[in-house]
Molecule: transfer RNA
Organism: Acidimicrobiales bacterium
RNA sequence: GGGGGCGUAGCUCAGUUGGCAGAGCGGCGGCUUUGCAAGCCGUAGGUCGUGGGUUCGAUUCCCAUCGCCUCCA
Numbered sequence: 001g002g003g004g005g006c007g008u009a010g011c012u013c014a015g016u017u018g019g020c021a022g023a024g025c026g027g028c029g030g031c032u033u034u035g036c037a038a039g040c041c042g043u044a045g046g047u048c049g050u051g052g053g054u055u056c057g058a059u060u061c062c063c064a065u066c067g068c069c070u071c072c073a
Stems, first nucleotide, its partner, number of pairs: 001072007010025004019056001027043005049065005
């Protein structure tokens, strides 16, 4: 330098007609306990890497770009 893949909550990751953004763990509050843990209930938390394009509408399609992984040279 070229090809491919990945980027979504604090962490690990889902998310196919393009139409409401989710799970587990973690955080916070409550119940339970003499207390702790476990369990149960509730709750907060999001620039869907960034910029642009297409569209009535984009996490999703297109282009560029940044970061990481991998292959080739």